[in-house]
Context: one part of a larger RNA
Molecule: large-subunit ribosomal RNA, domain IV
Organism: Bacteroidota bacterium
RNA sequence: UCACGGUUAAGGAACUCGGCAAAUUAACCCUGUAACUUCGGGAAAAGGGGUACCCAUAGCAAUAUGGGUCGCAGAGAAAUGGCUCAGGCGACUGUUUAUCAAAAACACAUGGCUUUGCUAAAUCGAAAGAUAAUGUAUAAGGCCUGACACCUGCCCGGUGCUGGAAGGUUAAGAGGGGAUGUCAUCGCAAGAGAAGCAUUGAAUCGAAGCCCCAGUAAACGGCGGCCGUAACUAUAACGGUCCUAAGGUAGCGAAAUUCCUUGUCGGGUAAGUUCCGACCUGCACGAAUGGUGUAACGAUCUGAGCACUGUCUCAACCGUGAGCUCG
Numbered sequence: 001u002c003a004c005g006g007u008u009a010a011g012g013a014a015c016u017c018g019g020c021a022a023a024u025u026a027a028c029c030c031u032g033u034a035a036c037u038u039c040g041g042g043a044a045a046a047g048g049g050g051u052a053c054c055c056a057u058a059g060c061a062a063u064a065u066g067g068g069u070c071g072c073a074g075a076g077a078a079a080u081g082g083c084u085c086a087g088g089c090g091a092c093u094g095u096u097u098a099u100c101a102a103a104a105a106c107a108c109a110u111g112g113c114u115u116u117g118c119u120a121a122a123u124c125g126a127a128a129g130a131u132a133a134u135g136u137a138u139a140a141g142g143c144c145u146g147a148c149a150c151c152u153g154c155c156c157g158g159u160g161c162u163g164g165a166a167g168g169u170u171a172a173g174a175g176g177g178g179a180u181g182u183c184a185u186c187g188c189a190a191g192a193g194a195a196g197c198a199u200u201g202a203a204u205c206g207a208a209g210c211c212c213c214a215g216u217a218a219a220c221g222g223c224g225g226c227c228g229u230a231a232c233u234a235u236a237a238c239g240g241u242c243c244u245a246a247g248g249u250a251g252c253g254a255a256a257u258u259c260c261u262u263g264u265c266g267g268g269u270a271a272g273u274u275c276c277g278a279c280c281u282g283c284a285c286g287a288a289u290g291g292u293g294u295a296a297c298g299a300u301c302u303g304a305g306c307a308c309u310g311u312c313u314c315a316a317c318c319g320u321g322a323g324c325u326c327g
Base pairs, nucleotide, nucleotide: 001322002321003320004319005318006317007316008315010313011312014311019308027051028050029049030048031047036041038147052069053068054067055066056065057064058063070074082306083305084304085303086302087301088300089298090297094106095105111144112143113142114141115140116139122131123130124129148293149292150291151290153223154222155221158220159219160216161215162214163213164212167211168210169209173205174204178200179199180198181197182196185192186191224242225241226240227239228238251285252282263279264278265277266276267275
C1' cells in the first nucleotide's frame, strides 16, 4: 500500500450520475392500522407495547394474573422485513440474450379478423405416407391485440385480398390466304412456271392473368392549405376560396413522443436542466401498428421524505491475508 472483516467523537447524504456500498429494521405475542379498491385486497400498512428468573393463585396442561430478584443488555448467541409518498411502463404468476442486457422486451388470460365441411385447411415429404387428430367449426391453422373499466371516429383514391364477368389485351395450340427454293413444261433469250417435296407463314379461333366493375381498414395504410370577420385590444363561434379518397373525432398532450426548450405558470428546496400539477404554440400524440384510465403486482425506471449510517466533512484504530524488509 492492497484485499477481506470490525469499531469510531461531533455532524448525518454535505458523498455521488445515483444513498452505490454499508448501516437501520428483523423472531413471537398484544394493540393498532390511512388513501385507494376490481370489495378479494391494500396490510406484517404505518405506529405503539411486551419477552429472563423465583414465588403465589387459577387451570389437567399450554398459559394467565399478582408479588418479588438480577444484569448495561432477558427474541441476552446465530438466523431473521427498513419504512412512507408521488409518477412512468407493463395488468398479474411466468419467459429470455448458457458466458457483459431480466427489462418497458417475449408470453399470457381477453378481444377481433381470416382460412378450413373432413381424403379439411396448414406443414413435412419427387412419392408412399405422416402431423393436424384416433380431433370435426364451442374444432384446427394463420395474423394482430394483450387482465379489467369506458371506448375504438372518417377515408376503398393507391397496394393487397374477395367476388364478377359484358368488352379490350393475350401464350401454347388450331388454322392456313399467300410467299420462297427445287423442278416437268413453255420460250431464241430474258424469263414464266403445274403437281410434288421442302422452307416460311397472314387473317381467324384461342384460358387464366392484366385492364375493367364492385366489396373490404381489429387488411397494408392515410386522416390539408390560404384569406377575412365580433363596439378597447386580442382571439375567431362565422364566412370565402383551393385541393383531397378522406381531411385527426373522443381522449390525451413539452409526454419513454417537444426541435426551439432549462417553454410559461404553480408546488416541493435557502437554491431544482430532474420530479409533480396545469396550460396547449402536438417541429413530429391519437384510437386493437389500439386510445385513455386503473386496484393489485415488479431484484423495473424516475422524483421526494422519515429512520439509519465512515458515502462524506476527515480520517483514526484493531484483526486476518498478501505486499514490503531481513533471513